Source information: The RNA shown here (transfer RNA) has 76 nucleotides and comes from a Pseudomonadota bacterium. Model confidence (mean pLDDT): 81 of 100. It matches the Rfam family "tRNA". Rfam describes the family as follows. Transfer RNA (tRNA) molecules are approximately 80 nucleotides in length. Rfam links the family to the GO term triplet codon-amino acid adaptor activity. The organism belongs to Pseudomonadota, within Bacteria.

RNA sequence: GCUGUUGUAGCUCAGUUGGUAGAGCACAUCAUUCGUAAUGAUGGGGUCGGAGGUUCAAAUCCUCUCAACAGCACCA
Numbered sequence: 001g002c003u004g005u006u007g008u009a010g011c012u013c014a015g016u017u018g019g020u021a022g023a024g025c026a027c028a029u030c031a032u033u034c035g036u037a038a039u040g041a042u043g044g045g046g047u048c049g050g051a052g053g054u055u056c057a058a059a060u061c062c063u064c065u066c067a068a069c070a071g072c073a074c075c076a
Stems, first nucleotide, its partner, number of pairs: 001072007010025004019056001027043005049065005
């Protein structure tokens, strides 16, 4: 330098014939208990690495870019 994969909630991940963002764990509150844990119920939390474009509509398609990883190439 080239190519590929990955980047979504605090963590681990799901979501692809574009249709308005989810699960588990964690966290908060309540119930239960003498108390804790466990269990049950309820709830908060992300605009999908960043920017731009296409579209009525983009996490999903296109371009550029950043980061991590892998492969290839180059270099004395």